Predicted 3D model of a 470-nucleotide part of an RNA (small-subunit ribosomal RNA, 3' major domain) from an uncultured bacterium. The RNAcentral record of the full RNA draws on Greengenes and SILVA. The prediction has a mean pLDDT of 85. Its Rfam family is "Bacterial small subunit ribosomal RNA".
Context: one part of a larger RNA
RNA sequence: UGACGGGGGCCCGCACAAGCGGAGGAACAUGUGGUUUAAUUCGAUGAUACGCGAGGAACCUUACCCGGGCUUGAAAUACUAUCGAUGUAUGGGGAAACCCAUAUUCCAGCAAUGGCGAUAGUGUAGGUGCUGCAUGGUUGUCGUCAGCUCGUGCCGUGAGGUGUCGGCUUAAGUGCCAUAACGAGCGCAACCCUUAUCAUUAGUUACUAACAGGUAGAGCUGAGGACUCUAAUGAGACUGCCGCCGUAAGGUGAGAGGAAGGUGGGGAUGACGUCAAAUCAGCACGGCCCUUAUGUCCGGGGCGACACACGUGUUACAAUGGUAGUUACAGAGGGGAGCGAAGCAGUGAUGUGGAGCGAAUCUCAGAAAAGCUACCCAAGUUCGGAUUGAGGUCUGCAACUCGACCUCAUGAAGCCGGAAUCGCUAGUAAUCGCGCAACAUCAUGGUGCGGUGAAUACGUUCCCGGGCCU
Numbered sequence: 001u002g003a004c005g006g007g008g009g010c011c012c013g014c015a016c017a018a019g020c021g022g023a024g025g026a027a028c029a030u031g032u033g034g035u036u037u038a039a040u041u042c043g044a045u046g047a048u049a050c051g052c053g054a055g056g057a058a059c060c061u062u063a064c065c066c067g068g069g070c071u072u073g074a075a076a077u078a079c080u081a082u083c084g085a086u087g088u089a090u091g092g093g094g095a096a097a098c099c100c101a102u103a104u105u106c107c108a109g110c111a112a113u114g115g116c117g118a119u120a121g122u123g124u125a126g127g128u129g130c131u132g133c134a135u136g137g138u139u140g141u142c143g144u145c146a147g148c149u150c151g152u153g154c155c156g157u158g159a160g161g162u163g164u165c166g167g168c169u170u171a172a173g174u175g176c177c178a179u180a181a182c183g184a185g186c187g188c189a190a191c192c193c194u195u196a197u198c199a200u201u202a203g204u205u206a207c208u209a210a211c212a213g214g215u216a217g218a219g220c221u222g223a224g225g226a227c228u229c230u231a232a233u234g235a236g237a238c239u240g241c242c243g244c245c246g247u248a249a250g251g252u253g254a255g256a257g258g259a260a261g262g263u264g265g266g267g268a269u270g271a272c273g274u275c276a277a278a279u280c281a282g283c284a285c286g287g288c289c290c291u292u293a294u295g296u297c298c299g300g301g302g303c304g305a306c307a308c309a310c311g312u313g314u315u316a317c318a319a320u321g322g323u324a325g326u327u328a329c330a331g332a333g334g335g336g337a338g339c340g341a342a343g344c345a346g347u348g349a350u351g352u353g354g355a356g357c358g359a360a361u362c363u364c365a366g367a368a369a370a371g372c373u374a375c376c377c378a379a380g381u382u383c384g385g386a387u388u389g390a391g392g393u394c395u396g397c398a399a400c401u402c403g404a405c406c407u408c409a410u411g412a413a414g415c416c417g418g419a420a421u422c423g424c425u426a427g428u429a430a431u432c433g434c435g436c437a438a439c440a441u442c443a444u445g446g447u448g449c450g451g452u453g454a455a456u457a458c459g460u461u462c463c464c465g466g467g468c469c470u
Base pairs, nucleotide, nucleotide: 007470008469009468010467011466012465013464015460016459019424020423021422022421026315027314028313029312030311031310032309033308034306035305042053043052064301065300066299067298068297069296070295077123078122079121080120081119082118083117084116087104088103089102090101091100092099093098106115107114108113126290127289129288130287131286135284136283137279138278139277140275142273147186148185149184150183151182152181153162154161155160166177167176168175192267193266194265195264197235198234199233200232201231202230203229207224208223211222212221213220238261241255242253243252244251245250317417321376322375323374324373325372326371333364334363335362338357339356343352344351345350383414388409389408390407391406392405393404394403430452431451432450433449434448435447436446
């Protein structure tokens, strides 16, 4: 000077408390450990690994295993020599890759030669091989916590201190006052995006108040520029005004006005640094290692195994429910090797069909929970849907290992979960459905979107983490 203390003081945070809903018990999905295996490729391992890299393993991917091939090589580049091709067709071997044989076949230029390609050779290549404890770059975490420093001055022999401490205040090293300090920088805040209100401008594919036409119905048509909306520019919120407290900063009020009130809500934004944290398998790169193999191509298998243990989820255990019928109301997105309407066939997955649409026009696309009507009557059930059998549909060379979906049958565990533990403070939790990315096909995961919509916070003694002073 720091760090630490079951030392002290002050303060904060879903940290506790007050509440609501979970997980831990069941079945399944998924990741991990372990075990097994020819291989179950590799990495990530308290918080900060474990629905993580992977935003999608049947082949490919693929790095692993077995087997069969190639060796200037799958791709790139320079030079030398020889050739004229590369390719195409046929035949043979083969699981394919590949190998063998036969036939045919370059361009420009008069030519020299050049281009292109093959073969042989050389320098190179290639490596998801090792080292993240040699590194760059990127990332997690403390933590969106309020801190971390510098110049000059002053103090100290010096390491260093002061400033940055103290009082008040703030979400904040945010400010005010005081002050051997005076200033400044990186952070905080603001500037950026979005959302909530209004105005102006602009009206097509969006809208429809007035007028007219028209329909079974419909902005359907003429028309309109009011409204909604779209998207550009502005306005608006600043403790600005008022009362009270305070020297001030500021605090406070069921105050006024206002769509919004004290940072309005959300996002982007992550200081100096810590963990020799993570990544050599995104990429780059030093060193080391392999070079007829640790490179590379192909066929098949594996990454999907299964006594078991853990994490994260989905579905439930029912009546605030289940089933059947009927009737409403979204937002945000995607679409050309695409979205695919109407109609028709099928119980259905789906098939057929092909209008329209590169889309405010067409389409995916009937949102679901909710409402109304009826049944079920407390039961392992009209709860629950695992598992299994049979038959089908779709994608794709190909669904055996190992895809998703549909129909019929089957109908397991499960009656609210021990110790211990997690999330959340408002349009939040809980609950309901819809979209997108990657993608031939495949979602209970990820990431967005809207619908319905709570309870509680006395308080800071205690647990955890953090900040300041000592």